[in-house]
GlmS glucosamine-6-phosphate activated ribozyme aptamer from Aureibacillus halotolerans, 161 nucleotides, folded computationally. The source organism's lineage runs through Bacteria, Bacillati, Bacilli, Caryophanales and Aureibacillus. Rfam family: glmS glucosamine-6-phosphate activated ribozyme aptamer. Gene Ontology terms of the family: catalytic activity and regulation of gene expression. Rfam describes the family as follows. This entry contains a glucosamine-6-phosphate activated ribozyme that is found in the mRNA for GlmS. GlmS is an enzyme that uses fructose-6-phosphate and glutamine to generate glucosamine-6-phosphate.

Formats: sequence, structure tokens, C1' cells
RNA sequence: UAGUUUCAUAAAGCGCCUGAACUAAACGGAAGGUUUAGUUGACGAGGAGGAGGAUCAUCGAGCAUCGGCGGAUGCCUCCCGGCCGUAGUAGCUUCGGUCGUUAAGAUUGUGUUCAAAACAGAGAGGUGACUCUUUGAACAAAAACACAAUCACAAGCUUUC
Repeated sequence: UAGUUUCAUAAAGCGCCUGAACUAAACGGAAGGUUUAGUUGACGAGGAGGAGGAUCAUCGAGCAUCGGCGGAUGCCUCCCGGCCGUAGUAGCUUCGGUCGUUAAGAUUGUGUUCAAAACAGAGAGGUGACUCUUUGAACAAAAACACAAUCACAAGCUUUC
């Protein structure tokens, strides 16, 4: 220095790069190109009960984020847990619905809810492609929360009145 193995840490528009594009050097009379080395390769908002499964896993912005590999808070099943469901109090068992400890059913409406990059400028590094820091003024959607309206919404036992 390289390879293999083991352990630990980190991330979730997260990580990586062999296709592709671009840059430099060398080769070539030149063109086309070849080799080596490098650069690029997702901007924020939102999202985590446990186990397993599976892969096309939400929202918008953008002078566009191509392609590939891996992962991932989404999704499905089961378990655990919360809430709602009987004319009226509390509890237990089963069942149904809906969520995940912030555990508040569905639909509609209204409102709340600091975007960031890109852009313009300043500085630093690099031969260069490009990278990093910083200043400025902005502009989203979904989700979530609050209120209102409408709709939907079981059986048994015990207990209290």
C1' cells in the first nucleotide's frame, strides 16, 4: 500500500457510480477518436408501536433531479396498545370501525401552518469541468391542527341510579 474478515458509527430526495455527459493530460498532420485521471449525478416540506412481507413509497419547487445499484419513517398481514360503538353510570368478554403513545371515525367547507434550492451578489479552493461559505428579496403543495355542517356507528354479563 492492497485484499479479506469482524466490530462500531451515520443517512433517509438518503448513500454509492461501472452507463451517460463534461474537464485535463498524453497519442494522432487533422477530424473522428483512444488511454489515464478527475467532475457532475435530488431543492426543500412531510413521515417511525413491534415482527414479518414486498417494491413503481407522499407533496410540491426548479435554467430539471437522465440511467443503474443499495437503503428508507409509506403500504399489506399479524401481535400489542389508544379511542369510538348498547336509552342512562362504571367495568369485563367478544365483535366492528379507525388510529399509533401527540394513538381526535368519514365527507365537505373555512382558517392556521417561517419552504429551500434555483436566481442576483460577495468571498475562498481548483489548469479546468466544478466545489464550499455567506448576503439579499421572494414564491408552493400535500400532510397536520382548529372550527362548522352532514352522514355512519353492536351483543352478552356484572354493578350503580